RNA sequence: CGAUUUGUGGUGUAAUGGAUAACACAUCCGGCUACGAACCGGGAGACUUAAGGUUCGAGUCCUUACAGAUCGA
Numbered sequence: 001c002g003a004u005u006u007g008u009g010g011u012g013u014a015a016u017g018g019a020u021a022a023c024a025c026a027u028c029c030g031g032c033u034a035c036g037a038a039c040c041g042g043g044a045g046a047c048u049u050a051a052g053g054u055u056c057g058a059g060u061c062c063u064u065a066c067a068g069a070u071c072g073a
C1' cells in the first nucleotide's frame, strides 16, 4: 500500500428489512439461611463505531471514514 472480514449493555452472544433490540453471566434490591453459597422473585444497564445513501421502514443492504483481526505485496 492492496484484499477480505468483524464492530450490539460491564463480558460473551442473539435479533428473516417490520414487537418496547432478546438471552446468559456479572451487578443491584428483596426472599430463603444462625451467617454465607446455592436457589427463588424483581430492578437497572446497549438509541447497535461515525457520517451519508437506498427504502414506507435499516442493527441488518450500499458508500466513505475510524478501530480490530487475517491474508498478500
Stems, first nucleotide, its partner, number of pairs: 001072007010025004018056001027043005049065005